[in-house]
Context: one part of a larger RNA
This record gives sequence, C1' cells and structure tokens, in this order.
RNA sequence: CUGGGCGUAAAGGGAGCGUAGGUGGCAUGCUAAGUCUGGUGUGAAAGCUCUGAGCUCAACUCAGAAAUGGCACUAGAUACUAGUUUGCUUGAGGAUUGGAGGGGAGACUGGAAUUCUCGGUGUAGCAGUGAAAUGCGUAGAUAUCGAGAGGAACACCAGUGGCGAAGGCGAGUCUCUGGACAAUUCCUGACACUGAUGCUCGAAAGCUAGGGGAGCAAACGGGAUUAGAUACCCCGGUAGUCCUAGCUGUAAACGGUGCACGCUUGCCGUAGGUGGAUUCGACCCCGCCUGUGGCGAAGCUAACGCGUUAAGCGUGCCGCCUGGGAAGUACGGUCGCAAGAUUAAAACUC
Repeated sequence: CUGGGCGUAAAGGGAGCGUAGGUGGCAUGCUAAGUCUGGUGUGAAAGCUCUGAGCUCAACUCAGAAAUGGCACUAGAUACUAGUUUGCUUGAGGAUUGGAGGGGAGACUGGAAUUCUCGGUGUAGCAGUGAAAUGCGUAGAUAUCGAGAGGAACACCAGUGGCGAAGGCGAGUCUCUGGACAAUUCCUGACACUGAUGCUCGAAAGCUAGGGGAGCAAACGGGAUUAGAUACCCCGGUAGUCCUAGCUGUAAACGGUGCACGCUUGCCGUAGGUGGAUUCGACCCCGCCUGUGGCGAAGCUAACGCGUUAAGCGUGCCGCCUGGGAAGUACGGUCGCAAGAUUAAAACUC
C1' cells in the first nucleotide's frame, strides 16, 4: 500500500463559522470530456509462455503462435458521471402569526446570612476537638437588642425539568440582542452536506495593569497527632477567589460515542407547541411535531451493553489509530510577558 478499525482494547479534533476540495434532489433537450463498442496504426529484436523442428538426449539453437495489461487516430452508442438549456418542488431558505426558555450583553434594585464598626443590656467565660492545646475574653468577649459599613453568593421554587455549538447559564425589573419550536403552505427554486488551511468562542488555575477584598483559602506561622508527620484534625493567614481591560488556550473540555441525511417492531414518563373530541369555560382524553428520560423487537457487539436520541441497515465528507516503554519527551519550527501550549521523533529496551 491493500485491508481493518475508533463507547470501555490503540484511535472522534474542546466547540462553532467557513475557504479550497470532495459529494450532491426530480424532469427535459443538446454536447459527447469521462464511460462503452467496432476499426486502423503502433507496441523493435532477443527473452518469458505454448506448439513443433535440429544437434544421439539435455542445456543450446531454429521456426511459428501467443503475450506485450499500453498509446494514438477514427467511426459509432448515450444509460450513468460531467458540461450546458429550459423547467419542477419534496432538500434548503424566506414570509406571516404565536407561545416557551437560568441563551448572551448592559444598567438598576432586593432580602436572608457571614464579618466588621458604633451604642444599649449583661458577666466570666467563649471557641474548638476523638481528647486537647494554640486562639479570643475583666482594656468587658461569647450571648442579646438597635443602628450602620462592605463584599460575595442568590435558600425555598428546583424537576434523569429548561436554554445554549461547546465551555456553560439559576434573586428581581428594564433596555439591547442570538437561536430553536409550532401553525399557515404564501414566496424563492437545489440556493445543499461536509470541511484541509484559516478565523472565532473556549471551565478552573495562571499571567499583566488598575480597582476591590466580607466569607473562603494554596503558600506560610502556630497547636495537636505520630517513631517521624514537610499530611489528615484545630487556631490564624497571604496570593487567589470578585470587577474592568488584555493575555493564556488547556481539562475525565465525557455520552469517554464527529457532522449531515434516509430507512427499520414497540411500551411507559416528562417539557414546549398544535389539531380533534368534550365543556358555560377548562382539566382529564385521542392524535401530530420538536426536545428530554426509562425499559425493551429485530439487528449489532469479544462481552458489558446499544437499541427511531443506535453502538442497527446505508450514503457523503472530515478527524484519528497501527505492540508496550523511552514520550506526548528531545531537537527544530510556530505561538506566549512568563508559566507553558502546539507540531513531534530516534537510539536503546521488552
């Protein structure tokens, strides 16, 4: 390479947008590039293969045939692919109406709690643990009442519930704004799918500058425990956690399952919408669409399990894998302020 694979054995890119490229619905005419058929030319000789002949046989030699997977020219065919013409509506998009939502950004507001400050009451303890001690407290703590300051997070509602491409999103109100869904079947008429490079987003931690700092808390200090205890437990406590602007670009970034489309028995929940039936009006009930769960037919799977939200049956495109270790390391390149990220070996060894 061929071939085989990627939930858990090696293997799905963290996620999206999108360029090149690859792939692409139904009908019709034309062209005839691919494709198919015929013909002509060429494809040197020797060699190989087959048949026969000549040296006593064989090797060897000679003759004939075959082969030379190919190329060019030419005459046709037109199903498929391609190019082009004219159309179509089911793919895709748009329009109108409507409801749902912690989707995103900004501004403002709220209550509970912790801590601190001030004032009142009040007196000897409080806190903490397995037990203690460090710690706080007669300079009046803890407790309790009142007033105030400040920061961060939003109990209940809350739900294998919702929204988002993923990361993620949860007090309330307002403003701006993205997407999905349903009904109508009105418009465009293949405008589509995927997507190397690229661009954008991307938890936490970390970095730069400026703010902020209540609680929590790496590092650090102290008290215990212990043979020791650079820990687990306790008392403190700084970065950080928060905001603004920028950087970093990684995670068990997980459904460990790439995206899109089609097909393939079912049952039971739940969220949103809608049609029907019913009703004074609704709920319950029957159906459809979209999402989200449980169990399971066929089938698949090494098994576990998956099973219309497929890991079933198929198509298109991308990414990735090829024994373990050395190693996601070295070197080099690119990016970064740095930390480091990314790309990515070999010797050697089993």